[in-house]
RNA sequence: UGACGUUCUCGGGGCGGGGUGAAAGUCCCCACCGGCGGUAUUUGCAUCCGGUUUUCGGACCGGCGCAUCAGCCCGCGAGCGCCCGCACGGCCUUCCGGCCGGACGGGGACAGCAGACCCGGUGUGACUCCGGGGCCGACGGUAUAGUCCGGAUGAUAGAGAACGAGG
Repeated sequence: UGACGUUCUCGGGGCGGGGUGAAAGUCCCCACCGGCGGUAUUUGCAUCCGGUUUUCGGACCGGCGCAUCAGCCCGCGAGCGCCCGCACGGCCUUCCGGCCGGACGGGGACAGCAGACCCGGUGUGACUCCGGGGCCGACGGUAUAGUCCGGAUGAUAGAGAACGAGG
């Protein structure tokens, strides 16, 4: 330095108040939350380079670099769905077989609202900054759930470290 290997570690936040009701953290009013990588007019840092200024100590501006900044821009993960296999169960049967369901395993050269953004300002440049208004959030359970309980002491996008290997 980083194309590669092994191991280890890490890897999701949030219902507070009121109303109705027999019952609601689920409905209604207000509230609260935002996984991972990328992008970058944000912010910070220090060296160097250039410039401006100086009371000669320095200060400021710009460039390069590093870090950092998006729930709704581009992708990804989980979950749902879909596809394949299949233990097993059920039904039909002319006994050859057929049909249905399906724990579990596999699949992203799998389609999927597999979620959701606009206006104004600044500026060469912003769906990322500032201001304003808006919108979104798997499945199962239960009075209808992003916030409760459950699968989950799980899985995973990925992040980091050590060692090895290479130059």
FMN riboswitch aptamer (RFN element) from Gluconacetobacter johannae, 167 nucleotides, folded computationally. NCBI's taxonomy places the organism under Bacteria, Pseudomonadati, Pseudomonadota, Alphaproteobacteria, Gluconacetobacter. The sequence was found by an Rfam model in a public genome assembly.